[in-house]
RNA sequence: CGAAAGGGUCGCUAGGGUUCCGAUGCCGUGCAGUGGUCGCCACGCGCGGUGUGUCUGGUCCGAGAGCAACCGGCCUCAAGGGCCCUCGACGGCACUCAGGCUCCACGGCGGGACAAAAGCCCGGGAGAU
Repeated sequence: CGAAAGGGUCGCUAGGGUUCCGAUGCCGUGCAGUGGUCGCCACGCGCGGUGUGUCUGGUCCGAGAGCAACCGGCCUCAAGGGCCCUCGACGGCACUCAGGCUCCACGGCGGGACAAAAGCCCGGGAGAU
C1' cells in the first nucleotide's frame, strides 16, 4: 500500500573469498639433454614442501529490497456437470473451465557459519523517512 492473498523451491546473475584444481614465487629432490666461469651452476620436465586471491580462471558460497521458471495462494462474472434442501424453483457446497491479483521496499556498525569472505545468516533487524 492492498477487499483479500500478499508465499515456497530450483536455476542463473551482481557480488564473494581461498578448502580443492589450475597459475605462479621460493626451497628440496629425481631424470635426461644442452651450455658455462665445469667436484658446481643455469635452462627443461616430473615429484614433494611452503607462500601468493593486489592470480584472469575451474570447483565452491551467493541476494527480503536482482532476473527467470515452476508450484502454491487470494478474488470474481458467466458456463458445465455433481452433491445438499425442496413437490418444484430459489438457494447453498465443492470441482472443472475462464479471467484478474500475488504490491511496495532508504538501511548501518557489529557479530556468525563453512576453508574463507560476501547484497549469505542475525535482518523487511538498529535506525531513517